The RNA shown here (transfer RNA) has 73 nucleotides and comes from a soil metagenome.
RNA sequence: UCCUGGGUAGCUCAGCCGGUAGAGCGGCUUGCUGUUAACAAGACGGUCGGGGGUUCGAGUCCCUCCCUGGGAG
Numbered sequence: 001u002c003c004u005g006g007g008u009a010g011c012u013c014a015g016c017c018g019g020u021a022g023a024g025c026g027g028c029u030u031g032c033u034g035u036u037a038a039c040a041a042g043a044c045g046g047u048c049g050g051g052g053g054u055u056c057g058a059g060u061c062c063c064u065c066c067c068u069g070g071g072a073g
Stems, first nucleotide, its partner, number of pairs: 001072007010025004019056001028042004049065005
């Protein structure tokens, strides 16, 4: 330098053919218990890597840049 996979919640990851962003775990609160643990319930937590474009509408499509895994030279 070129090819290719990935970047979404604190962590691990879903998100189909463009239509209001989710799960598990963790943390928080509450219930239960003499207490803890376990169990149950609830709420919180997201500029979807940055910027631009297309569109009525973008996590998803297009361009560019950044980070990262693999490959080629």
Its Rfam family is "tRNA". Rfam's curators write: Transfer RNA (tRNA) molecules are approximately 80 nucleotides in length. The family's RNA type in Rfam is transfer RNA. Gene Ontology term of the family: triplet codon-amino acid adaptor activity.